RNA sequence: GGCCUUGUAGUAUAAUGGCAGAACGAUCCCUUGACGUGGGAUAGACCGCGGUCCGAUUCCGCGCAGGGCCA
Numbered sequence: 001g002g003c004c005u006u007g008u009a010g011u012a013u014a015a016u017g018g019c020a021g022a023a024c025g026a027u028c029c030c031u032u033g034a035c036g037u038g039g040g041a042u043a044g045a046c047c048g049c050g051g052u053c054c055g056a057u058u059c060c061g062c063g064c065a066g067g068g069c070c071a
Base pairs, nucleotide, nucleotide: 001070002069003068004067005066006065007064010024011023013021018054026042027041028040029039030038047063048062049061050060051059
C1' cells in the first nucleotide's frame, strides 16, 4: 500500500429498513439490628461525516479505531 472483517449504555452483548432490548454494574426505595441475598423503580448506548429512502443502528461511499490476510 491492497483486500476482508468488527465498531451499540460503565462492561460484555441482542436486534433488524419502522418504539434500540436483556444481563452485569450504578442510583433510589422496600426487606435486615447491620451487611449480604431477595423484590421494585430510575438513569444510562447505535464510532464520525455524507448519500439513498416516507423512514437508516441496519443499505451505500469516505474517514477513524481494533483484528486478520497478502505484498
Molecule: transfer RNA
Organism: Candidatus Nanoarchaeia archaeon